About this RNA
The RNA shown here (Bacterial RNase P class A) has 400 nucleotides and comes from a Planctomycetaceae bacterium. It matches the Rfam family "Bacterial RNase P class A". Rfam describes the family as follows. Ribonuclease P (RNase P) is a ubiquitous endoribonuclease, found in archaea, bacteria and eukarya as well as chloroplasts and mitochondria. The sequence was found by an Rfam model in a public genome assembly.

[in-house]
């Protein structure tokens, strides 16, 4: 020059004028949901999905087994995670790199259409073989009969041939009636024993064995491991209204004081309640009444402040570590609306597409300028993205 792989930033400047929202300081007033002035700030990289972990509030302690969920190769990071690094396998790619529900099918139970004999402990559709009977238009013949051909049967076989995506290890020799790991030499996988290298998953080597047991678990299920629960519309406070609203519902036993009928305390039991779902266990409250506990049915408020933004918090140096990221040391405070602000004209200039003029550079017309908008806050993932620009690797080509 081209084709490709990985990763960052950036997606618009400048000026004028008029507009929101907050903070702060000073001034005025009719002193409150007020005005002015001046100074400082005001929307992502994903704010999106709502798909994981968290903080944080609240639920009286949040036990225990189940049953359901989720993860799934080692070994690190993190508050943790299903994220993130590094690494080992396994695919794909000529690399660079990409992908991965990556523990287990010789526990068990299933599932694979057609084709084919058979899809898992089997089988024989063509087909080769011994033997047995027939039969012969062939050949020999010492006329008995032999070899070869047809066809049929018992009985071997799984090497060649068909099918399929996949047929129970692959190539040669050698054996055999004819095959056949039936034996032997190589290779492949399986077992076992050693030895090295690694923190590990794993990985390179010898050595014996003839031992050769397909695929599927994002099939069912086995194995490890990890799980309270609701959410800021949590959760606090203040005004404010409501029918002072109607129906229900639940025992005893024992102990102790007082003066005879009551209080206290304890235990069971009951009446509904909490504790993700079931059992077991815990925990509170109440039980003859209309105080109070609790089911039901009904009515009433849905408004003000709070929470609301100083952080597992941004940058920048140095440092440990392949790296994710740590840890020191300066340094910054970068929205808090609340029917929801952060804008709108106007100019110019950038940048992209057409086209004309031009061909060193450049001018002129028209067009356009991605995706998208915070709502308690943060780590990820995931989808979406015109354009520009950086940085690093692979590979052809040509040229020096």
């Nucleotide at each position: 020059g081209g084709a490709g792989c990985a990763g960052a930033c950036u997606g618009g400047g400048u000026g004028g004028c008029c507009g929101c929202c907050g903070g702060u300081u000073u001034c005025c007033c009719u002193a409150g949901u007020g005005g002015a002035a001046g100074c400082g700030g005001g929307a992502g990289g994903a704010a999106a999905g709502u798909c994981c972990g968290g903080g944080c509030u609240c639920c009286g302690c949040a036990g225990g087994a189940c049953a359901g969920a989720g993860u799934g190769g080692u070994c690190g990071g993190u508050a943790a995670c299903g994220c993130c690094g590094a690494c080992c396998g396994a695919u794909c790619g000529a690399a660079a790199g990409a992908u991965c529900c990556g523990g287990g099918c010789a526990a068990g139970u299933g599932c694979a259409a057609c084709a084919g004999a058979a899809a898992g402990c089997a089988a024989a559709c063509c087909g080769c073989c011994u033997c047995g009977c027939g039969u012969u238009u062939g050949g020999c013949u010492u006329u008995g009969g032999c070899c070869g051909g047809c066809g049929c049967g018992c009985g071997g076989u799984a090497a060649g041939g068909g099918u399929g995506a996949a047929a129970c290890g692959g190539u040669g020799c050698g054996g055999u009636a004819a095959g056949a790991g039936c034996g032997c030499a190589c290779c492949a996988g399986c077992a076992g024993c050693c030895g090295g290298g690694g923190c590990g998953a794993c990985u390179c080597g010898g050595c014996u064995g003839g031992c050769u047991a397909g695929g599927u678990a994002a099939a069912c299920c086995c194995c490890a491991c990890u799980c309270g629960g609701a959410g800021c519309a949590a959760g606090g406070u203040c005004a404010a209204a409501c029918a002072g609203g109607g129906a229900g519902g639940a025992u005893u036993c024992g102990g102790u004081c007082c003066u005879a009928g009551g209080a206290c305390c304890g235990g069971a039991a009951c009446g509904a309640c909490g504790c993700g779902g079931u059992c077991c266990g815990c925990g509170a409250c109440g039980u003859c009444a209309u105080u109070a506990c609790u089911u039901c049915c009904g009515g009433g408020u849905a408004g003000g402040c709070u929470g609301c933004u100083u952080g597992a918090g941004g940058c920048g140096a140095c440092g440990g570590g392949c790296a994710a990221u740590c840890g020191u040391c300066g340094u910054c405070c970068u929205a808090g609306a609340u029917a929801a602000a952060u804008g709108g004209c106007c100019a110019u200039c950038a940048c992209c597409c057409g086209u004309c003029c031009a061909a060193c550079a450049g001018g002129g017309c028209g067009g356009g300028c991605a995706c998208a908008g915070a709502a308690c806050c943060c780590g990820g993932c995931u989808u979406a993205c015109a354009g520009g620009u950086c940085u690093g690797c692979u590979c052809c080509a040509a040229g020096g």